[in-house]
Context: one part of a larger RNA
Molecule: small-subunit ribosomal RNA, central domain
Organism: uncultured bacterium
This record gives sequence, C1' cells and structure tokens, in this order.
RNA sequence: CUGGGUGUAAAGGGCGUGCAGCCGGGCAUGCAAGUCAGAUGUGAAAUCUCAGGGCUUAACCCUGAAACUGCAUUUGAAACUGUAUGUCUUGAGUGCCGGAGAGGUAAUCGGAAUUCCUUGUGUAGCGGUGAAAUGCGUAGAUAUAAGGAAGAACACCAGUGGCGAAGGCGGAUUACUGGACGGUAACUGACGGUGAGGCGCGAAAGCGUGGGGAGCAAACAGGAUUAGAUACCCUGGUAGUCCACGCUGUAAACGAUGGAUACUAGGUGUGGGGGGACUGACCCCUUCCGUGCCGCAGUUAACACAAUAAGUAAUCCACCUGGGGAGUACGACCGCAAGGUUGAAACUC
Repeated sequence: CUGGGUGUAAAGGGCGUGCAGCCGGGCAUGCAAGUCAGAUGUGAAAUCUCAGGGCUUAACCCUGAAACUGCAUUUGAAACUGUAUGUCUUGAGUGCCGGAGAGGUAAUCGGAAUUCCUUGUGUAGCGGUGAAAUGCGUAGAUAUAAGGAAGAACACCAGUGGCGAAGGCGGAUUACUGGACGGUAACUGACGGUGAGGCGCGAAAGCGUGGGGAGCAAACAGGAUUAGAUACCCUGGUAGUCCACGCUGUAAACGAUGGAUACUAGGUGUGGGGGGACUGACCCCUUCCGUGCCGCAGUUAACACAAUAAGUAAUCCACCUGGGGAGUACGACCGCAAGGUUGAAACUC
C1' cells in the first nucleotide's frame, strides 16, 4: 500500500462558507470517449507452464504446444457511465400567507442588592472561625433611617423549554438585521451533495492603546493550622474581570458520535405550526418540524445505540496504525510577546 477501523480501546477537523476535484433525479433522441464483441498486425529468442524425447538418473539439454493477460489499426453493439439536444417536476431554489424564538448589532430606560460619601438616632462592641487571631471601632464603628454617587449583574417567570453553524445567547423598550418552521403550489427547471487548499467566525485566560473600576479576585502581605504549610481556613489586596478598537486562535471547543440522502416495529412526554371532528380556547383523531425518555429487529468486545442510530445502503471530506521519547527537536509559516500550526528521529520497553 491493501485490508480494517474512528461514542468509551489509536482515530471526527472547534464551526461555517466555498474555488478546484469527486459524486449526482425522471423521460426521449443522437454520438460513441469509457465499456463490450469480432478481425488483422505486433507482442524477438531464452525463461515460466504443459506434453513428449536425449544423457544409467537428476540437475541439464532438445522438440512441440500453450501462454506472453499488452499495444495499434479496423468493423460492429448501444444497456450502463460520459457527451450533446429537447423535455418533466418529485430534489433544490423563488414568490405569496402565517405564527414562534435569551439569534445578532446599536441606543435608551428600570428596580433589587453591594460598596463608598453626607446627615440623624444610638453605644461598645463589630467581624470572622472547628476554635481563634490578624482586621475595623470611643477621632463613635456594627445596627438603624433619610439623601447622594458609582460600577457590575439582571431574582421570580425558568422548563432534559427556546434560538444559533459552532463558540454562545436571559431585566424592559425602540431601531436595523440573519436564519429556521408551517401552509399554499403561482414561478425557475437538477440550478444539487460534499469539499483538499483559500477565506471568515471562534469560550476563558493572555497581549497592545485609551477609558472605567462597585463587588469578586491570580500575584502579594498579614493571621491561623501544622513537624513544616511557599496550601486548604480567615483579614486585606494588585493585575484582571467591565467598555471601545486591534491582536491571539486555543479548550474535556463533548453528544468525547463529520456532512448530506433514502429506507427500517412500537409506546410516552414536551416546544412551534397546519388539517379534521366538536357547542368549545380544552379533550380526541391526524400531519410536518424540533427536543427528551422507554423499547423490538438489527448492531456492539461489552457498556450501550436503537427513525435525533452506534441499524441497512450508496456518496464526499477529515483522521488512526503498539507504549515511551513527544505534540518534543529541527525547518518553515503565523504572532508585539506569550505562544500557535505543521511535525520527526536516535534510543528504549
């Protein structure tokens, strides 16, 4: 390589978009590149295989046949692939009518809580712990009441509820804006699927510049604990957490399960929409889309999965090939840096 695999044993790219490539619906007709059949030429000899023969056998040698699975030319076939033309509507898309949603961006507004400031009441404690102490407090704290300021987060509603490609998204209102779903069947007529590279998005932490800074809190300081305690506990506390713009590009970026399509028992919840029946928003029957649980066949090493498949098929991409060395070294590319991406070998078991 082939083969076999990728939920948990090694292995699904963090997620989209999309050039090339690969794959691709129904019908009709033409062509004949692939494909199939025939013919001709060639495919040196030796070798190999088979059948005979010669050395006393064998090795070896000789004769014949087969074979040389290929290439070229030519004649034909037209089912399939391809190609060309025409056509169709079920795949795909558009239009129209609807309702659902923490989807995104920006602006404005709101209340609770926290801390700080001012003032009043009030007096000796408060705080904290397993117990304490550091700390705060007679310069009047804690508590309580009124007023003010600031920043951050949005209790209840809230739900294996919803939306988004993923990361992720939760107070309210407004503006702009993306997608999905149901119904209809007016329009286009295969316009589709996947996607190496490329491009874009991408939690937290981190970085740059400028703001902001209430609470929390790496580092740090102190108090405890302890044999020690560079920790766990306590009192403080700076980066950071927040905003704007730019960078970084990684996560147990997880459903540890790539995308799209078709098919294959049921039962039961829940979210969104449609149809029927009904006096009726309900209940009931039915249908499409989503999200859970249980479960047959089948699959699986087992656990389990089971129409949201890990079942049955065909298609495209990514990845794996004993453990350590090592996601390291070197080189290259990217980055301000931190570092990231790509990614070995010696040696060893």